[in-house]
Formats: sequence, structure tokens, C1' cells
RNA sequence: ACAGUAAGGCAGCCGAAAUUCAUCUGAUAUGAUGAUGGAUACGGGGGACCCGAUCUUGGGGCGCAUCCCGGGAGACCGGAUAGGGCACUUCCAAGCCCGAGCCCGACAGCUAACCCCGUAGGCAUUUGGAAGGGCAAUG
Repeated sequence: ACAGUAAGGCAGCCGAAAUUCAUCUGAUAUGAUGAUGGAUACGGGGGACCCGAUCUUGGGGCGCAUCCCGGGAGACCGGAUAGGGCACUUCCAAGCCCGAGCCCGACAGCUAACCCCGUAGGCAUUUGGAAGGGCAAUG
């Protein structure tokens, strides 16, 4: 240089629910774990003028989880539905799943400044097509 053969990697999900620093603690020793405080980041609530609105038929907040139909004395059960999720992202198609629960306590519309709060919990991945990315390897 040419030819042939083989291979063709990795990435978690729902949710705001994370990263990091310092001090103390200290797992037989380490400096794991835990506690407290701070910073950054993400998320939520309260709170003027202006505007808007309504008041036992109480009202309101977080959340995708709302409106409704049927059965039942009731507890509750079934159906459907707004809405939401399915593994890097977006679009298309098919398929599957959820469609709960909790909180405030007579009280809150929006809302600049300002004030307050949370950083849990639960799980295991569904295919196809198109386009576009991240990390790694190689050149």
C1' cells in the first nucleotide's frame, strides 16, 4: 500500500426534591454515617398602587389527578373523562399505565419592594421510523 474477516461501546424512571463548604460526631484505625449552620441551584406560598372579584351555599393551597354516569342504607365498588407518564431530546405512529392523596383553619384574586417554606418519597426500563445531541474509543 492492497485485500479479506470480525466487532460496532456507555447513559436509569416518576418527582422541585440537588451540588457543595464549614463545625461537631466518629463506623476496632480511617474519616463512612449522622447533626447543625452557610452558599449555589431547583420548587412553592404570602404580599401594594392599578385592574379584577365575591362573601354558611364558607373559602383557599400543593399535586397530572378534574368534571361526570351507574350501583349501594353506608363504607365503598364499577365505568368513562379533562389532564399526566413510559429510560438522551424533539416529532410521527402503535401499545401500556396513572387519573391519587394531603394540607390551612374563617383566612389569602393579581401583585413591585419585601417576607416565609421545601429539597421527600416511591420504583425498574416499550417498540418502530425520522432528525439532532452527550460521554468514551479510534483516526
This is a predicted structure of a 139-nucleotide RNA (c-di-AMP riboswitch aptamer (ydaO/yuaA leader)) from a Nitrospirota bacterium. The model forms 92% of the base pairs in the Rfam consensus. The organism belongs to Nitrospirota, within Bacteria. Model confidence (mean pLDDT): 81 of 100. It matches the Rfam family "c-di-AMP riboswitch aptamer (ydaO/yuaA leader)". About the family: This family represents a conserved RNA structure found upstream of the ydaO and yuaA genes in Bacillus subtilis and related genes in other bacteria. The ydaO/yuaA element is thought to act as a genetic 'off' switch for the ydaO and yuaA genes in its native state. It is believed that the element may be triggered during osmotic shock leading to activation of ydaO, a predicted amino acid transporter gene, and members of the yuaA-yubG operon which code for KtrA and KtrB K+ transporters.